Large-subunit ribosomal RNA, domain IV from a metagenome, 327 nucleotides, folded computationally. The coordinates come from a structure-prediction model, not an experiment, and the mean pLDDT is 87. Rfam family: Bacterial large subunit ribosomal RNA. Its family is annotated with ribosome and structural constituent of ribosome in the Gene Ontology. The RNAcentral record of the full RNA draws on SILVA.
[in-house]
Context: one part of a larger RNA
C1' cells in the first nucleotide's frame, strides 16, 4: 500500500451523477392503524408496550407475588419507514457470459380468413400438422386488466364486390404476299405462271389483369393557410378569402413528446437546470400505430422526508491475509 473484518469524539448526506456502500430496522405476543380503493385490499401501514428465573393458582392460556443482571427475542439467523410523481394493470418471460426494463407475454377487446377432403403450414409426391378438432372451432393481424371513451377523411395505396365499355396473351382464323415450278411466250437471254409444296400473314374471335364503378380506416394512412373585426389597450365569440379526401373532436399538454428553455406563475429549500401543481405560445400530443384516468403490484425510473450511519468534515486505531526484506 492492497484485500477482508471490527470500533470511533463532535457533527449527521455537508459525500456523490445518485445515500453507491455501510449503518439502522428485525423474531413472537398485545394495543393500535391514515389517504385511497376494483371493498378484496392498502396493512406487518404508521405509532406504542411486553419477552429471563422462582412460587402460587390453573388442563392450558392468563393472572398475582417474589429474585438477579449493564443488558432477558441475553448468541446466530431475522422487514427500515413514510410522502409525491412517470411507465407498465397484475404473477410471469428475456439479450447462456456487459442491458431484467418502460421491452416480450398476458387475461380482456377488435378486424379478418375458414363449412371440413376447412383455411393456414411442410412436402416433387404420397402423406402429415391443423385435429382424432368442426365457427362457443382453427389460422393471421392489431390492441393490451378495469373505468370513461374511441371523433372527421375512401382523394392515394391495399382489400372486397361489380360487370356495360376500353385495352389485352397463347390459341382459333385465314384475306393477301413471297419462293419454287408443269404449261405457255421468246432464236436466245429471259418473261409470265395453274395446282402442289414451302415461308409469311390482314380482318375477325379470344380470359384473368389493368383502366372503370362502388364499398371498406380497431385496413396502410391523413386530419390547412392568409386577412380583418368589440367604446383604453389586449384578445377575437364574428366576418372574408384560398386550398383540401377531410382539415385534429373528447381528453391531455414545456410531457419518456417543448427547439427557443433553467418558458412564466405557485409549492417545497437559506439557496432547486431536477421534482410537484398550474398556464397553453402543442418547433413537432391525441383517440386499439389506442386517448385519459386508475386501487393493487415492481431487485423499474424520478423528487422529497424521517430514522440511521466513517459516504463525508478528517481522519485515527485494531485483527487476519497478501505485498516488501532475508531464507
Nucleotide at each position: 500500500u492492497c484485500a477482508u473484518g471490527a470500533c470511533u469524539a463532535a457533527g449527521g448526506a455537508a459525500c456523490u451523477a445518485g445515500g453507491c456502500a455501510a449503518a439502522a430496522u428485525a423474531a413472537c405476543c398485545c394495543u393500535g392503524u391514515a389517504a385511497c380503493u376494483u371493498c378484496g385490499g392498502g396493512a406487518g401501514a404508521a405509532a406504542g408496550g411486553g419477552u429471563u428465573c422462582c412460587c402460587a393458582c390453573g388442563u392450558a392460556a392468563a393472572u398475582g407475588g417474589g429474585a438477579c443482571g449493564c443488558a432477558g427475542a441475553g448468541a446466530a439467523a431475522u422487514g427500515g419507514u413514510c410522502c409525491a410523481g412517470g411507465c407498465g394493470a397484475c404473477u410471469g418471460u428475456u439479450u447462456a457470459a456487459c442491458a431484467a426494463a418502460a421491452a416480450c407475454a398476458c387475461a380482456g377487446g377488435g378486424c379478418u380468413u375458414u363449412g371440413c377432403a376447412a383455411a393456414a403450414u411442410c412436402g416433387u409426391a404420397a402423406g402429415a400438422u391443423g385435429a382424432a378438432g368442426u365457427a362457443u372451432a382453427a389460422g393471421g393481424c392489431c390492441u393490451g386488466a378495469c373505468a370513461c371513451c374511441u371523433g372527421c377523411c375512401c382523394g392515394g395505396u391495399g382489400c372486397u364486390g361489380g360487370a356495360a365499355g376500353g385495352u389485352u396473351a397463347a390459341g382459333a382464323g385465314g384475306a393477301g404476299a413471297u419462293g419454287u415450278c408443269a404449261a405457255c411466250c421468246g432464236u436466245a437471254a429471259g418473261g409470265c405462271g395453274a395446282a402442289g409444296c414451302a415461308u409469311u400473314g390482314a380482318a375477325u374471335u379470344g380470359a384473368a389483369g389493368c383502366c372503370c364503378c362502388a364499398g371498406u380506416a380497431a385496413a396502410c394512412g391523413g386530419c390547412g393557410g392568409c386577412c380583418g373585426u368589440a367604446a383604453c389597450g389586449a384578445u377575437a365569440a364574428c366576418g372574408g378569402u384560398c386550398c383540401u379526401a377531410a382539415g385534429g373532436u373528447a381528453g391531455c399538454g414545456a410531457a419518456a413528446u417543448u427547439c427557443c428553455u433553467u418558458g412564466u406563475c405557485g409549492g417545497g429549500u437559506a439557496a432547486g437546470u431536477u421534482c410537484c401543481g398550474a398556464c397553453c405560445u402543442g418547433c413537432a400530443c391525441g383517440a386499439a400505430u389506442g386517448g385519459u384516468g386508475u386501487a393493487a403490484c415492481g431487485a423499474u425510473c424520478u423528487g422529497g422526508a424521517u430514522a440511521c450511519u466513517g459516504u463525508c468534515u478528517c481522519a485515527g486505531u485494531c485483527a487476519u491475509g497478501a505485498g516488501c526484506u532475508c531464507g